This is a predicted structure of a 1516-nucleotide RNA (small-subunit ribosomal RNA) from a Candidatus Saganbacteria bacterium.
Taxonomically the source falls in Candidatus Saganbacteria (Bacteria, Bacillati).
RNA sequence: AACUCUUUACUGAGAGUUUGAUCUUGGCUCAGGAUGAACGCUGGCGGUGCGCUUAACACAUGCAAGUCGAGCGGGCCCCGACGCAAGUUGGGGUCAGCGGCGGACGGGUGAGUAACACGUAAGCAACCUGCCCCCAAGACCGGGACAACCAGGCGAAAGCAGGGCUAAUCCCGGAUGUGGUCGCUGGGACGCAUGUCCUGGCGAUUAAAUCCCGCAAGGGGCUUAGGGAGGGGCUUGCGGCCUAUCAGCUAGUUGGCGGGGUAACUGCCCACCAAGGCUAUGACGGGUAGCUGGUCUGAGAGGAUGGCCAGUCACAAUGGAACUGCGACACGGUCCAUACUCCUACGGGAGGCAGCAGUGAGGAAUUUUCCGCAAUGGGCGAAAGCCUGACGGAGCGACACCGCGUGGGUGAUGAAGUCUUUCGGGAUGUAAAACCCUGUCGCCCGGGACGAUAUUGACGGUACCGGGAGAGGAAGCCACGGCUAACUACGUGCCAGCAGCCGCGGUAAUACGUAGGUGGCGAGCGUUAUCCGGAAUCAUUGGGCGUAAAGCGUGCGUAGGUGGUCCCCUAAGUCGGAUGUAAAAGGCCCCGGCUCAACCGGGGUAGGCAUCCGAUACUGGGGGGCUUGAGAGAUUCAGAGGGAAGCGGAACUUGCGGUGUAGCGGUGAAAUGCGUAGAUAUCGCAAGGAACACCAGUGGCGAAGGCGGCUUCCUGGGAAUUUUCUGACACUGAGGUACGAAAGCCAGGGGAGAGAACGGGAUUAGAUACCCCGGUAUUCCUGGCCCUAAACUAUGUUCACUAGGUGUGUGAGGUAUCGACCCCUUGCGUGCCGCAGCUAACGCGUUAAGUGAACCGCCUGGGGACUACGAUCGCAAGAUUAAAACUCAAAAGAAUUGACGGGGGCCCGCACAAGCGGUGGAGCAUGUGGUUUAAUUCGAUGCUACGCGAACAACCUUACCUGGGCUUGACAUACUAGUAGUAGAAAACCGAAAGGUCAACGAUCCUUGAGCCGUAGAAAUACGGAAGCCAGCACAGGUGCUGCAUGGCUGUCGUCAGCUCGUGUCGUGAGAUGUUGGGUUAAGUCCCGCAACGAGCGCAACCCCUACUGUCAGUUGACAUCGUUAAGUCGGUCACUCUGGCGGAACUGCCUCGGAUAACGGGGAGGAAGGUGGGGAUGAGGUCAAGUCAUCAUGGCCCUUAUGCCCAGGGCAACACACGUGCUACAAUGCGGCGUACAGAGGGGAGCAAUACCGCGAGGUGGAGCAAAUCUCAAAAAGCGCCGCUCAGUUCGGAUUGCAGGCUGCAACUCGCCUGCAUGAAGCUGGAAUCGCUAGUAACUGCAGAUCAGACGUGCUGCGGUGAAUACGUUCUCGGGCCUUGUACACACCGCCCGUCACACCAUGGAAGUGAGAAACACCCAAAGCGCCCUUCGGGGUCCUAAGGUGGUGCUCAUGACUGGGGUGAAGUCGUAACAAGGUAGCCGUACCGGAAGGUGUGGCUGGAUCACCUCCUUU
Repeated sequence: AACUCUUUACUGAGAGUUUGAUCUUGGCUCAGGAUGAACGCUGGCGGUGCGCUUAACACAUGCAAGUCGAGCGGGCCCCGACGCAAGUUGGGGUCAGCGGCGGACGGGUGAGUAACACGUAAGCAACCUGCCCCCAAGACCGGGACAACCAGGCGAAAGCAGGGCUAAUCCCGGAUGUGGUCGCUGGGACGCAUGUCCUGGCGAUUAAAUCCCGCAAGGGGCUUAGGGAGGGGCUUGCGGCCUAUCAGCUAGUUGGCGGGGUAACUGCCCACCAAGGCUAUGACGGGUAGCUGGUCUGAGAGGAUGGCCAGUCACAAUGGAACUGCGACACGGUCCAUACUCCUACGGGAGGCAGCAGUGAGGAAUUUUCCGCAAUGGGCGAAAGCCUGACGGAGCGACACCGCGUGGGUGAUGAAGUCUUUCGGGAUGUAAAACCCUGUCGCCCGGGACGAUAUUGACGGUACCGGGAGAGGAAGCCACGGCUAACUACGUGCCAGCAGCCGCGGUAAUACGUAGGUGGCGAGCGUUAUCCGGAAUCAUUGGGCGUAAAGCGUGCGUAGGUGGUCCCCUAAGUCGGAUGUAAAAGGCCCCGGCUCAACCGGGGUAGGCAUCCGAUACUGGGGGGCUUGAGAGAUUCAGAGGGAAGCGGAACUUGCGGUGUAGCGGUGAAAUGCGUAGAUAUCGCAAGGAACACCAGUGGCGAAGGCGGCUUCCUGGGAAUUUUCUGACACUGAGGUACGAAAGCCAGGGGAGAGAACGGGAUUAGAUACCCCGGUAUUCCUGGCCCUAAACUAUGUUCACUAGGUGUGUGAGGUAUCGACCCCUUGCGUGCCGCAGCUAACGCGUUAAGUGAACCGCCUGGGGACUACGAUCGCAAGAUUAAAACUCAAAAGAAUUGACGGGGGCCCGCACAAGCGGUGGAGCAUGUGGUUUAAUUCGAUGCUACGCGAACAACCUUACCUGGGCUUGACAUACUAGUAGUAGAAAACCGAAAGGUCAACGAUCCUUGAGCCGUAGAAAUACGGAAGCCAGCACAGGUGCUGCAUGGCUGUCGUCAGCUCGUGUCGUGAGAUGUUGGGUUAAGUCCCGCAACGAGCGCAACCCCUACUGUCAGUUGACAUCGUUAAGUCGGUCACUCUGGCGGAACUGCCUCGGAUAACGGGGAGGAAGGUGGGGAUGAGGUCAAGUCAUCAUGGCCCUUAUGCCCAGGGCAACACACGUGCUACAAUGCGGCGUACAGAGGGGAGCAAUACCGCGAGGUGGAGCAAAUCUCAAAAAGCGCCGCUCAGUUCGGAUUGCAGGCUGCAACUCGCCUGCAUGAAGCUGGAAUCGCUAGUAACUGCAGAUCAGACGUGCUGCGGUGAAUACGUUCUCGGGCCUUGUACACACCGCCCGUCACACCAUGGAAGUGAGAAACACCCAAAGCGCCCUUCGGGGUCCUAAGGUGGUGCUCAUGACUGGGGUGAAGUCGUAACAAGGUAGCCGUACCGGAAGGUGUGGCUGGAUCACCUCCUUU
């Protein structure tokens, strides 16, 4: 895995999208199936089905219902018989008419209908039934008319009227009466019953076609009854749509009596009488719709649907009406009215495809004006037969389902082509070709059915069978970012486009377009539309409501729903069995027929409804008990419970009086205001209104709102104890009703304080606010309204059950005591913590958000919208109820990690403070912005750009500008061809140079050169190659663009102490824990604790310099001792200094104190140095799309006689201005002059240069020495000593300018540096603001170097010299770290976000009106027709009524100047309301005000941060 046996079953998938991430809620979207489909691309065959879903719109033409001569008379035609003929007679056919039957079936459509229309189950004791079947009886005697026909007439026609003749199965009278019916009257049986049935008697009444065929037998018809079959009519129960923004409807209405009418019951109709009937279990109204079997979907329950087929209903152009008939109020009949179409001689007429075809129109869209009655069925007929667009078939259409094919095998050098490539290759791909086969379908030829036993075959020469040829004639469509199977290249560049959702596209697009490849399905494939599913997203199965949408503000209570305990009865619910029914088709199962399948045939299968029988646990109903639910009584108790009246003191304001004098008041600071007319302050008296400090408490009471001084009166509720009474009296509660904070309204009072609006003062950019000074309504009382709040515990009411602990209020009991506490037990209320459980989490947790029960209310994405319209209520404000269009793919809850806060705590840093010195003012230097320019090349732009790239712009550099030139190029590589006094140089000429010209001649000169390699040759030489040149072709070149395509490098936070991982644990999860906490540190440094235990990158240490020292080594260094000299100059020495190798030394090691017996800290000793000794190097993970394509490298793009290259000149150096960084100063702690002392670290060969000489000097001449511990730059300066200056724009300061010089360099004009002389500007210490620095530091002071010809250096990088002050401290500023809190932020506060205004578009409300529709009402008029009345029989009248008209009313729809708000729209305006304490906490209700968000008053809420206090709880 298959087979066999047994048993059971035949059954249910999810995904994407809200977030930085998570869980939840919640919507949107997708994958599936289906279709009477349509559209796009494509298309071989067959079978079976299906085919106007829209205009129940209008229809040309043909056909779709006729038939019977065996009912009748006649016309015409044919045939025969008889007859001389006229003609008579018979037969056949056919035709109109009379007559009969059928046109009520069959066929179509779904407009109407929400109804006994349909379905289902019953009933009719209230009924009918042609044709068919069975049965009983019968058909006798008479009479009459009208068509056809005849002769005339009218009319255009359709047709019509009058006259004359005639038959019948036409019509009529009489008879008979088996019977039927009615009346009267007996008997019997039955039923729940109004009654029904059977059987007598008497009376009345009532039939017929004895017609047709046949020689006949017989057959077909006719009449009256009874029965049957089938069909129909009527009644009833139950079932199946939406809307309450439709709540009341109804006058034949409901019933009765009596009539009429019908096949039949009935207000079906009429007269009279009564006043009823329906409705919240939804009447009435409005909208929509034929219903069903079934069909689609679904696990099912359901949901959707009703095309084909079948049943039923309704309709037949629209409306009304009846006639005939067994049956109709009649699709292919009649009459009338209306609209439309057609004909007309204008006088009148005709018509009804929602039958089959077909046409037009409408539409996204739906077929042939086919064949046949052969079959099935129907009508007529005795039959033959006729008719049949029913039907049987064919045609058209991939419209659907099913089946088949487009070939099979072999075939690698993996051909060519194409695509791609890292250029090697890879893919298409055994695919093709090629070779070998096969013949399904189609094609050709032949045979040829079943359907029909016999006559008859449209389909049809079809199905099927046989033969033949030949791989030949037969593949597309969609997709390929995720969901979702399938990937690359090019093009495009937020364009063009795609898109089901999320979303793609702004130069590297697997998402657009194309191509290659791949995936899927396949004669189809996609798209669109619709339905079900997924969607547990209306939840019966099967959801919810503390914070996500959702508990009515609260009680009382009606209907309704629900109901403690025991017994008996009943049997409605419930359960079991049986019977009937549940049409067929369909579905499912089994069997069978077409080759299979689709399709078709046969059999089986029912959960509904009804009836009968049975069961009685539970529910219901009836009856009888009970006491535990509930209520009542008795005895007590607490209380701001409610209402009314009275009383009280403090405070406040005002008035009067006294004292008293210049201010008071108010604020962040002020001002308005009050006050010398005496305020404030203070004392006394008086008046007034409102509120009741302390007590006061997560204390009490109340249903909620709410209630607070004291006393009295009236009054509601609750609790405890007792167990006396009633005996389920209960719970909930749609409607209803009562109460209901604040604000607000009406009327009348009252009015102290407070205080919307308003006025003024401030603040501010503004300030319609916050703050201040005033102040009206209001706040208070009485009466009446309003009826809403974050009316909140955001938690409906009631009952039961389910661990505890601890407060508090108020009862009861117990032990004990003389008594009171304490203590114990037990109720009711009110808090906190917490187990189980629940929860998305937060949290809830006997006061449930746990576990159950009962009932009510409410929710179903966000916005629109606590809105509009309508209705109800209200004096108004407004309240209650409550949509839609449109729009979005979210909106939301809880929690997490960050970030942020004009939140909090802890800590650090020259962060502030304490100090010292600066900058900002001046002049100059330098960089930048700006401006200018032909160009002023480019980059860097808060900190982290601005003496930055640049450790050097006169040319060069140089990238810029102007002008002149070159074009394989200034530079690289390769190829092809050419070239041999070649290439190159010079000369000449033009030119600023670059470059160009002379080119024919090889002419002028010099150097190189007859070369090198290979082949052939003895050689000359020839050929080829290398190198060069030249021509061409590939290419070079680019400081052109993109640092937002990149590498590398760098800056910054920040040398800040952080950033992570493994395992474990906790959490549904994101995540947390570790890393938090207590200490400590410079430090996540260390210690302790701890569901954590460890580890990594950082910190520290290791490295370098420096400070002390030992040792080794002494030249160019050093010199104590010896000698020597002008001089460590030399000998000598290497002790010292110094140099530079290797070592030592410092570790909280020692002591003491603190601390937790720790880490660590304070102090001390020793030591050169003490707690990382000082300095440097070293920069975690990350952040800023930070910087750099112009260092370099590099993808892509762009330029290619130019964006490349060369050259000259210019520019980068401009100059009204602004800023940064510096230098020099403003002077006496100074300046000048003279003298004089002491460094360190560096540099030097195209170099540093001594001594010497010249020059005032810069410098020049010259060249000893030195590749340097040797020579040299080299003088250190401040300092010290002496002198001058004496406060002055100066003996300060040196800018600027003139003259004369020096140096470098091809060249100092633009544009160098230096020197001398002369000149002698601003500036007298610098506004707001701001920078650096904590010790060998700042400050002051010089020296050296890199780059470099020179130098704009006052810059930069180093070096030494002199050498301070201050730090109380962490409140504040800035930055950072940790913990915590809030958050609507996550692009992370440079965030988010609100409203007006302006613009565009969209849908919508109101609106003077306007138009249309459906409907009802009143009145007028009134056709046809039924009925009635009259009639001279010609007709007339009348009732009802369709249509029509008039009138006003309500409803619905469309439209409407203007108007209201709403929604949407990359970059509009004004502000800043909200989110953090959002900078005035926010929000709710209400009122007033304001450009707008909004502000303010008043009451309420916490869904407010922070600090303090109080109370309670938990832990130690």

Its mean pLDDT, the model's own confidence on a scale to 100, is 84.